[in-house]
RNA sequence: CGCCGAGUCCGCGCAUGCGCGGAGCGGGGGAACCAAGGGUGGCGCAAGCCACUGGGGCGAACCUCCUUCAGGGAGGCGCGCGAGCUCUUUCAGCGCGAGCCCGUCAGCUAACCCCGCAGGCGUUCGAAAGAGAA
Numbered sequence: 001c002g003c004c005g006a007g008u009c010c011g012c013g014c015a016u017g018c019g020c021g022g023a024g025c026g027g028g029g030g031a032a033c034c035a036a037g038g039g040u041g042g043c044g045c046a047a048g049c050c051a052c053u054g055g056g057g058c059g060a061a062c063c064u065c066c067u068u069c070a071g072g073g074a075g076g077c078g079c080g081c082g083a084g085c086u087c088u089u090u091c092a093g094c095g096c097g098a099g100c101c102c103g104u105c106a107g108c109u110a111a112c113c114c115c116g117c118a119g120g121c122g123u124u125c126g127a128a129a130g131a132g133a134a
Base pairs, nucleotide, nucleotide: 001122002121003120004119008023009022010021011020012019013018014017024117025116026115027114028113029112034107038053039052040051041050042049043048054105055102056101057100058099062076063075064074065073066072067071077097078096079095080094081093085132086131087130088129089128090127091126
């Protein structure tokens, strides 16, 4: 300097990254109306009954199957690069699918309330469509 991301900008103070305030951005909780009334297995002609199983949030970071001591593999789906005049998009190709939090409680949601503004990376440039700039 550029990129992913909400991850910034401004002012002040102390002093080279912290604190405070403001703006902006992102997220969560939370009425009415509306929506919904779980999943798996078993029993029963049916109505229904029994057993087991908590649920939710940030984020792309999830689902199914096979295998395994750990782990690994395949497929689906999602995210990023691909995009070097700028913006949007498709395909090939490449990479990734972590971590953390709430604590038995959360559908949506006006008013209202609360929280966050971290972290990471260093381009491998192929084919094509549209709109601009020069």

The RNA shown here (c-di-AMP riboswitch aptamer (ydaO/yuaA leader)) has 134 nucleotides and comes from a soil metagenome. Its mean pLDDT, the model's own confidence on a scale to 100, is 77. It matches the Rfam family "c-di-AMP riboswitch aptamer (ydaO/yuaA leader)". Its family is annotated with cyclic-di-AMP binding and regulation of gene expression in the Gene Ontology.